The prediction has a mean pLDDT of 80. Predicted 3D model of a 76-nucleotide RNA (transfer RNA) from a Bacteroidota bacterium. Rfam family: tRNA. By type it is a transfer RNA. RNAcentral holds the sequence, with entries from ENA. Lineage of the source: Bacteria > Pseudomonadati > Bacteroidota.

[in-house]
């Protein structure tokens, strides 16, 4: 240098044909339960990489950028 695939919450990890409030586990904080802690149960907080585009309307579709991975090619 060229191709592909990925990017969603602390971490993992889903999202259907573009269309209601972005699920779920694990973890956090509140509370209820114990003498106390765990367990179990109630409740809450927290995320679409970044920057345009397109559309009434984008986690979805298009661009470029970033970074992560593979694989190809090249170099003193």
């Nucleotide at each position: 240098g060229g191709a592909a695939u990925a990017a969603u919450a602390g971490c993992a990890g889903a999202g259907u044909u573009g269309g209601u409030c972005a699920a779920u586990g694990c973890g956090c904080u509140g509370g209820a339960u114990u003498g106390a802690a765990g367990u179990c149960c109630c409740a809450g907080a927290g995320a679409u990489a970044u920057a345009g585009g397109u559309u009434c309307g984008a986690a979805u579709c298009c661009u470029a950028u970033u970074u992560a991975u593979u694989c190809c090619a090249c170099c003193a």